This is a predicted structure of a 99-nucleotide RNA (SAM riboswitch aptamer (S box leader)) from a soil metagenome.
RNA sequence: AUCAAGAGAGGCUGAGGGAACCGGCCCAGUGACGCCUCGGCGACCUACUCGGAGCACGAGCAAGGUGCCAAUCCCGGCCGAGCGCUUGCUCGGAAGGAU
Repeated sequence: AUCAAGAGAGGCUGAGGGAACCGGCCCAGUGACGCCUCGGCGACCUACUCGGAGCACGAGCAAGGUGCCAAUCCCGGCCGAGCGCUUGCUCGGAAGGAU
């Protein structure tokens, strides 16, 4: 700085999983989660191309390296505003997390 977009098949395994706690909701023996292979998404880093005086910056590319490929970071928890006022709802922010 970004986090409402994007991207799945096969094999192995075998009971929990969605980070942690609480609440909700969801995924899961029609095999989830995880691991491996292949494929893909994307454009953070490197390389390269173009613009540029420029190692700034912008645009492109997708070869190499990360990352990612259920649900908004699945939603809420804390603070504020508006509405409702019986439980709450909507919006904004914070905290935590991921890259």
The prediction has a mean pLDDT of 84. RNAcentral holds the sequence, with entries from MGnify.